[in-house]
RNA sequence: GGUCGCAUAGUUCAGCUGGUUAGAACAUUCGGUUCACAUCCGAAAGGUCACAGGUUCGAGUCCUGUUGCGACCA
Numbered sequence: 001g002g003u004c005g006c007a008u009a010g011u012u013c014a015g016c017u018g019g020u021u022a023g024a025a026c027a028u029u030c031g032g033u034u035c036a037c038a039u040c041c042g043a044a045a046g047g048u049c050a051c052a053g054g055u056u057c058g059a060g061u062c063c064u065g066u067u068g069c070g071a072c073c074a
Base pairs, nucleotide, nucleotide: 001073002072003071004070005069006068007067010026011025012024013023019057028044029043030042031041032040050066051065052064053063054062
C1' cells in the first nucleotide's frame, strides 16, 4: 500500500425481509427481605446505534467516504 471483517447502554452482546416504542445479561442507584452482609425479589436510571453524507414515505439495518480495532496478502 491492497483485500476482508467489526464498531449498538459503564462491560459483554442480541436486534429477522428497512416499518413506527432500540433490547437482554452483568454492573450502578433505590426499595423489600436480614441483627448485619451476601443471596434472592421488585423498580429506576443509563443510548450522538463510531463520525459525515446519500437513497427512501421511513435507516441500527441499504450505498459512499472518513476514523479506530482485528485478520490476511504484498

A computed fold for a 74-nucleotide RNA from an Anaerolineales bacterium, annotated as transfer RNA.
Taxonomically the source falls in Anaerolineales (Bacteria, Bacillati, Chloroflexota, Anaerolineae).
It was read from a public genome assembly.
It matches the Rfam family "tRNA". It is annotated as a transfer RNA.